This is a predicted structure of a 74-nucleotide RNA (transfer RNA) from a Puniceicoccaceae bacterium.

C1' cells in the first nucleotide's frame, strides 16, 4: 500500500430478506425468604444499535465516508 471481517446494555453475545415496545445470559438495585450470608423467587434501572452523511413513507438492518480492533496479501 491492497483486500476481508467485527463494532448492539457495565461484560459476553443474539437479532430482524427495512415495518410500529431492541432482546438473552452474567452483573447491578429493591423487595420476599434467612438469626445472617449464599442459593432461590419477584420486580426494576440501564442502550444517541461506533460516528457522519445518503437512499426510503420508514434504517440497528441498505449505500458511501470516517474511527478503533482483527485477519490475509504485498
Nucleotide at each position: 500500500g491492497g483486500g476481508g471481517g467485527a463494532u448492539u446494555a457495565g461484560c459476553u453475545c443474539a437479532g430482524u430478506u427495512g415495518g410500529u415496545u431492541a432482546g438473552a445470559g452474567c452483573g447491578c438495585a429493591u423487595g420476599c425468604a434467612u438469626g445472617a450470608c449464599a442459593c432461590g423467587c419477584a420486580u426494576g434501572a440501564g442502550g444517541u444499535c461506533a460516528c457522519u452523511g445518503g437512499u426510503u413513507c420508514g434504517a440497528u438492518u441498505c449505500c458511501a465516508g470516517u474511527a478503533u480492533c482483527u485477519c490475509c496479501c504485498a
Rfam family: tRNA. Its family is annotated with triplet codon-amino acid adaptor activity in the Gene Ontology. NCBI's taxonomy places the organism under Bacteria, Pseudomonadati, Verrucomicrobiota, Puniceicoccales, Puniceicoccaceae. Model confidence (mean pLDDT): 81 of 100.